[in-house]
C1' cells in the first nucleotide's frame, strides 16, 4: 500500500464604554503513605513514624549439635566393699549399664533473614559487554583417611577486686593444636628436584583372630588433596540519567614509564628512580541538592513530576578511626581505641548503643499491640526426633485508600406543624400517621470448615550387602500435628425493629426565598459581595451535589500551545546584538568510483520477578489473588542494502574569487590655499542715543556708543548649487588644490576550481557628552551673575558668562547607536519616478524611444498581519547559521566578577507587592488644535444694575424659637396668587389619651336638640338641668338608625430616607438633532446610511454616492392678530326714516357702518428678470390687506444633570404611639455690627410744580360692585339708585396747551421722625394699610464689574386681575397709549451644530497624573562589629591497629645426648593516621548602633512634570544645577500638533 487490534485531545471567568490581540492570574480533573473540621451501621483486601539518622525503661529478635570431647548433676537398674543387727533385714562409699540435663572445650552458623536512607553526583545505579580472581555449604568424578606427640580450657586449691572480672598452682580429654609417613594431585622449576594432607562419630554383623577391649567386614555422616560444574561474589569498560559559568581554569602520586611491594585477583593500589605530562567550554575544577532502578502519579501523546508499600542493587548501625576472625566483614544485638552522651559504683573503676519486633519520652500537622503461633512458606543447627526463628503466618487499633452491602417495599390525601404568599393559594409532599409485606446486615441459638504436606510406629516389596542387620526407596496400616478459631460457610428465630450525613445554592457552576444585620459583623477560590429592600455575611425553609461519608488544607501532574521535539514568538505588544571582520562550531553546488560510520531490513541474545495492558480461571459479586499471552519502544552482537547524508579518491563550472577596460561619487587620511560673515584693534566722519521685549529692565553710550569709512588681527565654519540625489559596514561625509589610499558598479573574454554562507567567545571601528595632557578661542554657551515675569520662578524671557565646542595624542564605549525591521541565498502580478553604467534602432552627430544591470524612492495585486499596514528593497513563499524573549513593579537595580583615571559601562539576581500592565483599533468626551456655520455671543446702538435711599429674598450672626425647603448658569420679589390670631411646620407653659379625623366589633346609658353654674389666659376640668327618634306588634318587648361611656382592633405624624419611588418640573434648547429596518463593508466593537458639493431657520431641500427606505423631531395641522366675504343683529351700533327733546342719541325703525359671534377666502417663491449645475435655491420687481417661515402664542425628540420637590397630593421602607400625635394662651417666623441678589424711587430743565384740556383696552363685581347727592383738607363717613352684567359700577396717565421755577442739595429727591387722624380686624404693642401737618436725611448719574434689547421691539406712561377682613404689591400675572436708535462685519469674549485631528481621559479636563517631604507597616541592600557551619594550607601532638626494623627478655611440641637451634611471643622503635592543639585563610549562614533605596496604605504637607501643541513639543544618550516633580547645555529621534512651501505619487 493493504489487513487486523488497540488507541484517540472540550474548556470559563477576568485589563476595556465596547472590541480584536497579547499576556499572566485563577477555577472544573485526576492523584496522596496525608492531615485538620463535621459527622460515622456492616464486611472483604490492602496499608500505617514522611518530622528528630533525637534519646530510650522492660521483654523478646541467633542460635545449635551429648551421633566431635572431658567432666558435672539427676533419675532407673544392676552390682556391691562396709556399718548396725543373733537373723530376717536396715543402710550403704563405690563400680557398671541406660537415660536427661548441659557450664567448659569443639564444629557449623552467626557476613542469612530483618532495619532505616545519613553519607553519595560516585563505575553508587540502570543497561549492555570484559576477565586478571575467589568461592564455606551443594552436584558430579578421581584418590586417600597411616602412625605419634605436647598441651590447655572445665573441674579443683589459693588469692585480688564492691562489681565488672582476674591472677598463681595442680591435673584431664577431642573432629581442638603440632610433628612423622605416603603423594593421586595440586605449588614451584627449563630441567634435576623441593614442598604441601586428613579425624574420627554412630548402627550393624556371620565366619576367622583376640584373655578382654577389640581386630576384620561392612552401612551412613563427617575429614583430607585435585578436576569439573552450579550459585554466589570481587575487578574493569562503553553509553544514560539533577541545578548552578554571579564557580573557567585544575591537577605533584598528579599523567606515563621502568624495577619492586601487595592482593585472592589488572592497577599509582603503594614505593622509588625517570620524563612532564593528565583534564577542561561536548562544561573540568568548585558550590547545592539527592540513595539509584524495576516502577508510580498525571497526560491524546510526547513530556512532567515523584521513587511510601512490594521487588532487585548500593550506603549505614550512637560519632570518628583501626584492624582480628573467617570462604565470606572491616563485621547492627562481634573485637580494640578516640570522644559525645547516659548508667553502677565501696571513687579505686566499670557498663551500654531498637535505623530488628512490640514500647516509652521528645519534637511534630501526623503515623498502631510492651498480642497469638512456629500449624504453613521459609532459614540455622543436628543422622534424627527436634530446638531456635519479633523473618514468616495470624489477630488487635486507625473510614488512611480501594471495594462490596445495608439503612427497607408496596398502598395511603392534599392532616397538623414549618416555611412563603398577590391572603386565592403554594410547598415540605406520598413524604408521615394509617394498612399489608419482605428479611440482606447487625443480634440470639445451633452446626461448622479447607489450608495436613509431611514426620513417627509396625508390615510388605525393591536397592545395598556375605548378610533375613543396618541403611535407604516406594505401597499399606495405626496413632497423631492447626496460631488464626467455635471464624469462614451453611441452618433455624424474632422483629421495620439497631443502621445517614457533608458540602454547597451571584457567575464560572447543578441548586432561591425569607428574616436579622446596616463597609459594621463579617464573605472570598477568581472576578467580586455588606454603606437599610443583601438569591454573595448569619439563621431559617426549601432546592442541588455526593454518600458511610462529606468538605477544608497541602502537594504533583493536567487544562498551560504559559519554555513550544511533537507545538510559540521578536516592524508597533516581552523580544534584532550599535556595525563589521573573523576562530571554533552549524550547514554547504553539479558528476563518477569506494568505504559502510549515521540510515533502512534481518537474525540472535539479553531487557529479573512483580506492576500496565489482553484473554482464562479462584474467592457469591467486586477490590484481590492466580495462570497465560502480548509488551517491555532500550543495549549488544552478527549478517545484508547503499537513495540519501558523511568519510576516501578523482573530475566539472552555474557559486565564490582573480586579470583586464571603462565611468561615477560630501569613501577615508595628510598639506597647501580662498572668499562671505561675526568680533576685536587702530584711524577719519559724526551725536545722542544703542540694544533688548508681549512690556520692560539689566547692560553699552557725552571717557563720544549704535551708524559709516578704511586699515589691520584671529579663530571657526564653509551660503547659492543642493535633490525625493550621491558614498560608506555602521557612527558619518559638503568651499577649492595636489598627493595617497579603500569598496562599489558595467562590459568583455581568460584564469584557479567549492576555494561557500553563518558564526559562541575573540579582534577591529564606534555621534553627542565626558575624562587625562598640551595647545587655540572669533562665535555660541551647561555652570554662575544680573534684569524681567510670577503667589513662588532655584525654570521658560533678555543682559553678560566659565568649562566646553576647534587641534594633536590618549582614555572612554554609550543613545529613539531607527527602517524601532540579523546576515546570505532562491522564488513569487505590475506602474511610475530618479542616480550611475551597457546595448539595439535611429542620427551628420545628438536628444526622444526600446531594452538590460546596480542604486535610491512613491502607490499597489497576490499573499501575510490582531489591526495599523508590508508588499520584488517584504512584515509573501523556503533554506542556513546568530542574537534575543516569556505578566506587570522591585530593577537594567543590589550583590560578585570584568573593565575603567574617574565618570561609569558590561555581566545580572531575589525578598516583597498587584491583577492586572500593554498593542492595534472603535464610539464618545475633552483640546490654551484646525477648518465651517448659528445664536443680543462680540461689534454697532438704546436704556439699565454696581454708588444713595427704602421695599423685598438669601447668607450670616443673634435668639426659647428666630419652622422647612430651593444654592453657578438652571437658589436668592423662589415654594409664598398676601406670617397681627388663624395660617404654623418652630419655641415656652397649660392640658388630652380610642385621640381634632375614618371604619368595625363588644359593652353601658340614651333617643336627636341644648341650656346654667363654678374655676381659668383659654383649652380643659368639675357640677347641674332638659327633652324622649324610626319600623313591626294591642302591649311586654325587638330590631335599625343617631348620639353617648367603657375596651379592643386601630387612627394620626409638614417624622427620616427626592440616593428606594410615581407624578410633576428646571437644563442644554425649539438647539437640529436622535434613531431603526434591509443591504453592503469589518474578524470584531463598529461603520456606512446621518459623509461630500451646494442650499436652508431647520437631517430645510437638490445633486452625488453600497446604499434603499422608514420612525421621533423640523415644518405644516391648533390659537390670537393682520384685510376681504358670507350668516347673525342684543345688551352692540346708528348712515338713512319718524317722534322727542338743551345735549348726550331717549323711544321706534333698521343692521348699512363700527363692534361681537360663527363660516370661508386669501400667500403657494404662483408669475417676470437676473444668478446657480435646464436642481434645490437666492437677489430684484410686479400684483396684493400682508412676501418670502407675515407677527405673536402652544407644540420642547433621544437623552443629560442620582437636577428640584416624601412640606402639594400618592407611596415602599424605617421610626413615634399618654406622644415625634391633639387641643389651647402668649411669643417666634418681621430679631441686627454686616455682605450678596431682585426691584422701587430719585439725583432733575427732554425736568419739577399750577392750571386747563384729549385719547384706551384687557378685566373684575353678591357676605361684591357700588352711582347722584350730602359731611370732611384728607384717608373716609353717610347715603343707597343701579347691576349676578356687550344692560350697572370706576377719572386712564404721559401726551398737548398756558403760567412759574433758572442749575442750587434747589419750587429737585423724598428717606427717617414727631403730632393728629381714617379703615379693616375679637384684637394693629411686638407687627397692617393708608390720610392731613410739620420735620427735610443720603443722592449732583455711579470704581473693577456686569445686565436687558433688533420693531409697534427697547424705552416710557398709566389700567385692570388673582391672592385677599386688612395689608408690607414698589412683587407676579395680563391690558392699552406714547414709541425709537443701530447692525461694517464674524477676528476676537461666550454658547451651541457639522466635520476632521491629537489623547496615557470614559466618573469622560471640575479627567488623569509625577516627585521630594511627613506618618505607619512590611521585605530586603550596606555597616563598624559579634556569633555559628563548611572547608583548606602549614605547622604541633598522637590513641588504637597493620607493616616494617628491632628484639639483651620470655616461651610445650621440631631438630638436638646437652649446650644450643629453629620457630613464636612480649616489649621498643619507625612509617601512615581518627581524635585534639596552634595560626592563618577561603565560602556560606544569623544578628547589628547606624543607614541607603524599594513596596504598600479612603480622604496629610508642597508643587504641577506628563497625556491636547498639556499651555517651554516630547522622549533618548550624556553632562552640569536645583526643595521636588525637573531645568539648562551638545548630539540625536518622530513614537510631535498646527500652518505654508517644495518634490513624488493616485485620480482625471
Nucleotide at each position: 500500500a493493504a489487513u487486523u487490534u488497540u488507541u484517540g485531545g472540550a474548556g470559563a471567568g477576568u485589563u476595556u464604554g465596547a472590541u480584536u490581540c497579547u499576556g499572566g492570574c485563577u477555577c472544573a480533573g485526576a492523584a496522596c503513605g496525608a492531615a485538620c473540621g463535621c459527622u460515622g451501621g456492616c464486611g472483604g483486601c490492602g496499608u500505617g513514624g514522611a518530622u528528630a539518622a533525637g534519646a530510650c525503661a522492660u521483654g523478646c529478635a541467633a542460635g545449635u549439635c551429648g551421633a566431635a570431647c572431658g567432666g558435672a548433676a539427676c533419675u532407673a537398674u544392676u552390682u556391691g566393699a562396709g556399718u548396725a543387727g543373733c537373723a530376717a533385714u536396715a543402710u550403704g562409699a563405690g563400680a557398671a549399664u541406660a537415660g536427661u540435663u548441659u557450664a567448659g572445650u569443639g564444629g557449623c552458623g552467626a557476613a542469612c533473614g530483618g532495619g532505616u536512607g545519613c553519607g553519595u553526583a560516585a563505575c553508587a545505579c540502570g543497561u549492555g559487554g570484559a576477565u586478571a580472581c575467589a568461592u564455606u555449604c551443594c552436584g558430579g568424578g578421581a584418590a586417600g583417611c597411616g602412625g605419634g606427640g605436647g598441651a590447655u580450657a572445665g573441674c579443683c586449691c589459693a588469692g585480688g577486686g564492691a562489681a565488672a572480672c582476674u591472677u598463681g598452682g595442680a591435673u584431664u580429654a577431642a573432629u581442638a593444636c603440632c610433628g612423622c609417613a605416603u603423594g593421586u594431585g595440586a605449588u614451584c622449576g627449563a630441567a634435576a628436584g623441593a614442598u604441601c594432607a586428613a579425624a574420627g562419630a554412630c548402627g550393624g554383623g556371620g565366619a576367622c583372630c583376640g584373655a578382654a577391649a577389640g581386630g576384620c567386614c561392612u552401612g551412613u555422616c563427617a575429614c583430607u588433596u585435585c578436576c569439573c560444574g552450579a550459585u554466589u561474589g570481587g575487578u574493569c569498560c562503553g553509553c544514560g540519567g539533577c541545578c548552578u559559568a554571579u564557580c573557567a581554569g585544575c591537577u605533584a602520586g598528579u599523567u606515563g614509564g621502568c624495577g619492586g611491594g601487595g592482593u585472592a585477583a589488572a592497577a599509582g593500589c603503594c614505593c622509588a628512580c625517570c620524563a612532564a605530562g593528565g583534564c577542561u567550554a561536548c562544561g573540568a575544577c568548585g558550590g547545592g541538592u539527592a540513595g539509584c532502578u524495576g516502577g508510580u502519579c498525571u497526560u491524546a501523546g510526547a513530556g512532567g513530576a515523584c521513587g511510601a508499600c512490594c521487588a532487585g542493587c548500593c550506603a549505614c548501625a550512637c560519632u570518628g578511626g583501626a584492624a582480628c576472625u573467617g570462604a565470606g566483614a572491616c563485621a547492627c544485638g562481634g573485637u580494640c581505641c578516640a570522644g559525645a552522651c547516659a548508667c553502677c559504683u565501696a571513687c579505686g573503676g566499670g557498663u551500654g548503643g531498637c535505623a530488628g519486633c512490640a514500647g516509652u519520652c521528645g519534637a511534630g500537622a501526623a503515623u498502631c499491640u510492651u498480642u497469638c503461633a512456629c500449624a504453613a512458606u521459609g532459614g540455622g543447627g543436628g543422622c534424627a526426633a527436634c530446638c531456635c526463628u519479633g523473618a514468616u503466618g495470624g489477630a488487635g487499633c486507625g473510614a488512611c485508600g480501594c471495594c462490596g452491602c445495608g439503612u427497607g417495599g408496596a398502598g395511603g390525601a392534599u392532616a397538623a406543624g414549618g416555611u412563603c404568599u398577590u391572603c386565592g393559594g403554594a410547598u415540605u409532599g406520598u413524604a408521615a400517621a394509617c394498612u399489608c409485606c419482605u428479611g440482606u446486615c447487625a443480634u440470639g441459638c445451633g452446626c461448622g470448615a479447607a489450608c495436613a504436606a509431611g514426620g513417627u510406629u509396625g508390615c510388605a516389596a525393591g536397592g545395598u550387602u556375605a548378610a533375613u542387620a543396618a541403611c535407604u526407596u516406594u505401597g499399606c496400616a495405626a496413632a497423631u500435628u492447626g496460631a488464626u478459631g467455635g471464624u469462614a460457610c451453611c441452618g433455624c428465630a424474632a422483629g421495620a425493629g439497631g443502621a445517614a450525613g457533608a458540602g454547597a445554592c451571584g457567575g464560572c457552576u447543578a441548586a432561591c426565598u425569607c428574616u436579622g444585620u446596616g463597609c459594621c459583623a463579617g464573605c472570598a477560590g477568581c472576578c467580586g459581595c455588606g454603606g437599610u429592600a443583601a438569591u454573595a455575611c448569619a439563621g431559617a425553609g426549601g432546592u442541588c451535589u455526593c454518600a458511610a461519608g462529606c468538605g477544608u488544607u497541602g502537594u504533583u501532574c493536567g487544562g498551560a500551545a504559559u519554555c513550544a521535539c511533537u507545538g510559540g514568538g521578536c516592524g508597533u505588544a516581552a523580544a534584532g546584538g550599535g556595525u563589521g571582520c573573523g576562530u571554533a562550531g552549524g550547514u554547504g553546488g553539479c558528476g563518477u568510483g569506494g568505504u559502510a560510520a549515521g540510515u533502512c531490513a534481518g537474525a540472535u541474545g539479553u531487557g529479573a520477578a512483580a506492576g500496565c495492558c489482553c484473554g482464562g480461571g479462584g474467592c457469591u459479586c467486586a477490590a484481590c489473588c492466580u495462570c497465560g499471552g502480548a509488551a517491555c519502544u532500550g543495549c549488544a552482537u552478527c549478517c545484508g542494502a547503499u537513495a540519501c547524508u558523511a568519510c576516501c579518491a578523482u573530475g566539472c563550472u552555474a557559486g565564490a574569487g582573480u586579470a583586464u577596460u571603462g565611468a561615477a561619487g560630501g569613501g577615508g587620511a595628510a598639506a597647501c590655499u580662498a572668499g562671505a560673515a561675526u568680533u576685536c584693534u587702530c584711524g577719519g566722519u559724526g551725536u545722542a542715543g544703542c540694544a533688548g521685549u508681549g512690556a520692560a529692565a539689566u547692560g553699552c553710550g557725552u571717557a563720544g556708543a549704535u551708524a559709516u569709512c578704511g586699515a589691520g588681527a584671529g579663530g571657526a565654519a564653509u551660503a547659492c548649487c543642493a535633490a525625493a540625489g550621491g558614498c560608506g559596514a555602521a557612527g558619518g561625509c559638503a568651499g577649492g588644490u595636489u598627493u595617497c589610499u579603500u569598496g562599489g558598479c558595467a562590459a568583455u573574454u581568460a584564469c584557479u576550481g567549492a576555494c561557500a554562507c553563518u558564526g559562541a567567545g575573540g579582534c577591529a571601528c564606534g555621534a553627542a557628552g565626558g575624562c587625562c595632557a598640551g595647545g587655540g578661542u572669533a562665535g555660541c554657551g551647561a555652570a554662575c551673575g544680573g534684569g524681567a515675569u510670577u503667589a513662588g520662578a532655584u525654570a521658560c524671557c533678555c543682559c553678560g558668562g566659565u568649562a566646553g565646542u576647534c587641534c594633536u595624542g590618549g582614555c572612554a564605549g554609550u543613545a529613539a547607536a531607527c527602517g524601532g525591521u540579523g546576515u546570505a541565498u532562491a522564488c513569487u502580478u505590475g506602474g511610475u519616478g530618479u542616480g550611475g553604467g551597457g546595448g539595439a534602432a535611429u542620427u551628420c552627430g545628438a536628444c526622444c524611444u526600446c531594452u538590460u544591470c546596480c542604486g535610491c524612492g512613491c502607490c499597489g495585486g497576490a499573499g501575510c498581519u490582531a489591526a495599523c499596514g508590508c508588499g520584488u528593497u517584504a512584515a509573501g513563499u523556503a533554506u542556513a547559521c546568530c542574537g534575543c524573549c516569556u505578566g506587570g513593579g522591585a530593577a537594567g537595580u543590589a550583590c560578585g566578577g570584568u573593565c575603567g583615571c574617574a565618570a561609569g559601562a558590561u555581566u545580572a539576581a531575589a525578598a516583597c507587592u498587584c491583577a492586572a500592565a500593554g498593542a492595534a483599533a472603535u464610539u464618545g468626551a475633552c483640546g490654551g488644535g484646525g477648518a465651517c456655520c448659528c445664536g443680543c455671543a462680540c461689534a454697532a446702538g438704546c436704556g439699565g444694575u454696581g454708588g444713595a435711599g427704602u421695599a423685598u429674598g438669601u447668607g450670616g450672626c443673634u435668639u426659647a424659637a428666630u419652622u422647612c425647603g430651593a444654592u453657578g448658569c438652571a437658589a436668592c420679589g423662589c415654594g409664598a396668587a398676601g406670617a397681627a390670631c388663624c395660617u404654623u411646620a418652630c419655641c415656652u407653659g397649660g392640658u388630652c389619651u380610642u385621640g381634632a379625623c375614618a371604619u368595625g366589633c363588644a359593652c353601658u346609658g340614651u333617643g336627636u336638640c341644648u341650656c346654667c353654674g363654678g374655676u381659668g389666659a383659654a383649652a380643659g376640668c368639675c357640677g347641674g338641668a332638659u327633652a324622649g327618634a324610626g319600623u313591626a306588634g294591642c302591649a311586654a318587648u325587638a330590631c335599625u338608625c343617631g348620639c353617648u361611656u367603657u375596651g379592643c382592633a386601630c387612627a394620626g405624624g409638614u417624622g427620616c430616607u427626592g440616593c428606594a419611588u410615581g407624578g410633576c418640573u428646571g437644563u442644554c434648547g425649539u438647539c437640529a438633532g436622535c434613531u431603526c429596518g434591509u443591504g453592503u463593508c469589518g474578524u470584531g466593537a463598529g461603520a456606512u446610511g446621518u459623509u461630500g458639493g451646494g442650499u436652508u431657520a431647520a437631517g430645510u431641500c437638490c445633486c452625488g454616492c453600497a446604499a434603499c427606505g422608514a420612525g421621533c423631531g423640523c415644518a405644516a395641522c391648533c390659537c390670537c392678530u393682520g384685510u376681504g366675504a358670507u350668516u347673525u343683529g342684543u345688551u352692540g351700533c346708528c348712515a338713512c326714516c319718524c317722534a322727542g327733546u338743551u345735549u348726550a342719541c331717549u323711544g321706534g325703525a333698521g343692521c348699512a357702518c363700527u363692534c361681537g359671534a360663527a363660516u370661508c377666502a386669501g400667500a403657494c417663491u404662483g408669475c417676470c428678470u437676473c444668478g446657480a449645475u435646464c436642481a434645490a435655491c437666492g437677489a430684484g420687481g410686479a400684483g396684493g390687506a400682508a412676501g418670502g417661515u407675515g407677527g405673536g402664542g402652544a407644540u420642547g425628540a433621544c437623552g443629560u444633570c442620582a437636577a428640584g420637590u416624601c412640606c402639594g397630593u400618592a407611596u415602599g421602607g424605617c421610626c413615634c404611639u399618654u406622644a415625634c400625635g391633639a387641643c389651647c394662651a402668649g411669643g417666634g417666623c418681621u430679631g441686627c455690627a454686616c455682605a450678596c441678589g431682585u426691584a422701587c424711587u430719585a439725583c432733575a430743565a427732554u425736568g419739577c410744580c399750577c392750571a386747563g384740556c384729549a385719547c384706551a383696552a384687557u378685566g373684575u363685581g353678591a357676605a361684591c360692585c357700588g352711582a347722584a347727592a350730602c359731611c370732611g383738607c384728607g384717608a373716609g363717613g353717610u347715603g343707597g339708585a343701579g347691576g349676578a352684567a356687550a344692560u350697572c359700577a370706576g377719572u386712564a396717565a404721559a401726551a398737548c396747551u398756558g403760567g412759574g421755577c433758572u442749575c442750587a442739595g434747589u419750587u429737585c429727591a423724598g428717606a427717617u421722625u414727631g403730632u393728629a387722624g381714617u379703615c379693616u380686624g375679637c384684637a394693629a404693642c411686638u407687627c397692617g394699610a393708608c390720610u392731613a401737618c410739620a420735620u427735610g436725611a443720603a443722592g449732583u448719574u455711579g470704581g473693577a464689574a456686569u445686565c436687558g434689547c433688533u420693531a409697534g421691539u427697547a424705552a416710557u406712561g398709566g389700567u385692570g386681575c388673582a391672592u385677599c377682613a386688612g395689608c408690607u404689591a414698589c412683587g407676579g400675572c395680563a391690558c392699552c397709549g406714547u414709541g425709537a436708535a443701530u447692525a461694517c462685519g464674524u477676528u476676537c469674549c461666550c454658547g451651541g451644530g457639522u466635520c476632521u485631528u491629537g489623547u496615557a481621559c470614559a466618573c469622560a479636563c471640575c479627567g488623569c497624573c509625577c516627585g521630594u517631604c511627613a506618618c505607619a507597616u512590611c521585605a530586603u541592600g550596606g555597616a563598624a562589629g559579634c556569633u555559628g557551619g563548611u572547608u583548606u594550607c602549614g605547622c604541633c601532638c598522637g590513641a588504637a591497629g597493620u607493616g616494617c626494623a628491632u628484639g639483651a627478655g620470655u616461651c610445650a611440641a621440631c631438630c638436638g645426648c646437652a649446650a644450643g637451634g629453629a620457630g613464636a611471643c612480649a616489649g621498643u622503635g619507625c612509617c601512615c593516621u581518627a581524635a585534639g592543639g596552634c595560626a592563618a585563610g577561603a565560602c556560606u549562614g544569623g544578628u547589628g548602633a547606624c543607614u541607603g533605596g524599594g513596596a504598600u496604605g479612603a480622604a496629610g504637607u508642597c508643587g504641577u512634570a506628563a497625556c491636547a501643541a498639556g499651555g517651554u513639543a516630547g522622549c533618548c544618550g550624556u553632562a552640569g544645577g536645583g526643595g521636588a516633580a525637573c531645568c539648562u547645555g551638545c548630539g540625536g529621534c518622530u513614537g510631535g500638533a498646527u500652518c505654508a512651501c517644495c518634490u513624488c505619487c493616485u485620480u482625471u
A computed fold for a 1548-nucleotide RNA from a Verrucomicrobiota bacterium, annotated as small-subunit ribosomal RNA. It matches the Rfam family "Bacterial small subunit ribosomal RNA". Its mean pLDDT, the model's own confidence on a scale to 100, is 84. Taxonomically the source falls in Verrucomicrobiota (Bacteria, Pseudomonadati).